[in-house]
Notes:
This is a predicted structure of a 359-nucleotide part of an RNA (large-subunit ribosomal RNA, domain IV) from Rhodococcus rhodochrous. The source organism's lineage runs through Bacteria, Actinomycetota, Mycobacteriales, Nocardiaceae and Rhodococcus. It matches the Rfam family "Bacterial large subunit ribosomal RNA". Rfam links the family to the GO terms ribosome and structural constituent of ribosome. Its mean pLDDT, the model's own confidence on a scale to 100, is 87.
Context: one part of a larger RNA
RNA sequence: CUGUGGUUAAGGAACUCGGCAAAAUGCCCCCGUAACUUCGGGAGAAGGGGGACCACGCCCGGUGACCGGACUUUGCUCCGUGAGCUGGGGGUGGUCGCAGAGACCAGAGAGAAGCGACUGUUUACUAAAAACACAGGUCCGUGCGAAGUCGUAAGACGAUGUAUACGGACUGACGCCUGCCCGGUGCUGGAAGGUUAAGAGGACCGGUUAGUCACUUCGGUGGCGAAGCUGAGAAUUUAAGCCCCAGUAAACGGCGGUGGUAACUAUAACCAUCCUAAGGUAGCGAAAUUCCUUGUCGGGUAAGUUCCGACCUGCACGAAUGGCGUAACGACUUCUCUGCUGUCUCGACCACAGACUCG
Numbered sequence: 001c002u003g004u005g006g007u008u009a010a011g012g013a014a015c016u017c018g019g020c021a022a023a024a025u026g027c028c029c030c031c032g033u034a035a036c037u038u039c040g041g042g043a044g045a046a047g048g049g050g051g052a053c054c055a056c057g058c059c060c061g062g063u064g065a066c067c068g069g070a071c072u073u074u075g076c077u078c079c080g081u082g083a084g085c086u087g088g089g090g091g092u093g094g095u096c097g098c099a100g101a102g103a104c105c106a107g108a109g110a111g112a113a114g115c116g117a118c119u120g121u122u123u124a125c126u127a128a129a130a131a132c133a134c135a136g137g138u139c140c141g142u143g144c145g146a147a148g149u150c151g152u153a154a155g156a157c158g159a160u161g162u163a164u165a166c167g168g169a170c171u172g173a174c175g176c177c178u179g180c181c182c183g184g185u186g187c188u189g190g191a192a193g194g195u196u197a198a199g200a201g202g203a204c205c206g207g208u209u210a211g212u213c214a215c216u217u218c219g220g221u222g223g224c225g226a227a228g229c230u231g232a233g234a235a236u237u238u239a240a241g242c243c244c245c246a247g248u249a250a251a252c253g254g255c256g257g258u259g260g261u262a263a264c265u266a267u268a269a270c271c272a273u274c275c276u277a278a279g280g281u282a283g284c285g286a287a288a289u290u291c292c293u294u295g296u297c298g299g300g301u302a303a304g305u306u307c308c309g310a311c312c313u314g315c316a317c318g319a320a321u322g323g324c325g326u327a328a329c330g331a332c333u334u335c336u337c338u339g340c341u342g343u344c345u346c347g348a349c350c351a352c353a354g355a356c357u358c359g
Stems, first nucleotide, its partner, number of pairs: 001354008010345002014343001019340001027051005036041001038173001052095005058089006067080004071075001096100001108338007115330002120132002136171007148157003174325004179255003184252002186248005193243003199237002205231004211224005256274005283317001284314001295311005
C1' cells in the first nucleotide's frame, strides 16, 4: 500500500448521478392496526408489551404401581382410587448479569407518482425491464377429403377434432368507453361497357425461280413471274386482371386555414370566406410525448433544472398502432419522510492474508 473483517467521540446523508455499500430490523406469544378496495385484501400494516434460571401451589394431558369393589361368567375380565415417572399451560415468591429469542440463524418501515393488471418468460457469456407472454376482447378465414402447414408426390399434421371447433391478425385483467372519414391503398362483392395474353384466324405484302418477254459486244443484262418452300402479318374471336360500380376502418391509414366581431381592456359564444374524404368527439395534457422551458401558479425545503397538484399557449396526446382510471402485485423507474449508520465532516485504531524491506 492492497484485500477481507472489527471498533470508533460529536454530528447523522452534510457523501453521491443515486443512501451505492454498510448499519439497522429480524424468532415466538399477547395487544393493536389507517387510507383505499375488485370486499378477497391492504396486513406480519403501522405501533406497543412479554421472553432466562430456582422454589412452591394450581390446571390440562400421557403412562399407570399398590389397594378396594363387582360377578349366574373367577377372567390376560370390568369398575373405582390414584403413588411414581413424564409433556404442557398459567400464578406467586426469589436469584444473577450491562444484556435472558444472550451465540448462529433470523422482515427495516411509511407516504406519493409513472409504467405494466397479476403468477410467469427473455438477450447461456455486459440489458430481467415499462420488452415478451397471459386470461379477457374484436375482426377475418374454414361445412370437413375444412381452412392452414410440410412435402415433387404418395402421405402427414390440423384431428381419431367438427364452428362453444380449428387457423390467422390486432388488442391485452377489471371499470367507464371506443367519436368522424371509404377520397387514396388493401380486402370483399358485381358484372353492362372499355382495355388485355397465348391460341384460333388469315386479308394484304415480300424472298426464292420452272418459265416467259425485251435488249445484247452473244459473255450476259433487265422486266414479269405459276406451283412448292419460306419471311412478316391486318380484320375477326378470346379468360382472369386492370379501368368501372358498390360495401368495408377493433382493415393500412387520415382527422384544416384565413379575416372580423361584445359598452374599460382582454377574449370571442357569433359572422364571413377558402379548401377537404372528413376536419380530433369523450377523456387526458409542459406528459416515458412540451422545442421555446428551470413555462406560470400553488405545495414540500432556509435554499428544489428533479417531485406532487393545477393551468392549457398539445413545436409534435387521443380513443383495440386502444383513451382515461384502477385494488392487489413488481430484485422496474422517480420524489419524500422515520429509523439507522464511517457514505460523509475526517479521519483514526485493531486483526488476518498478500505486496514490499531486511534476514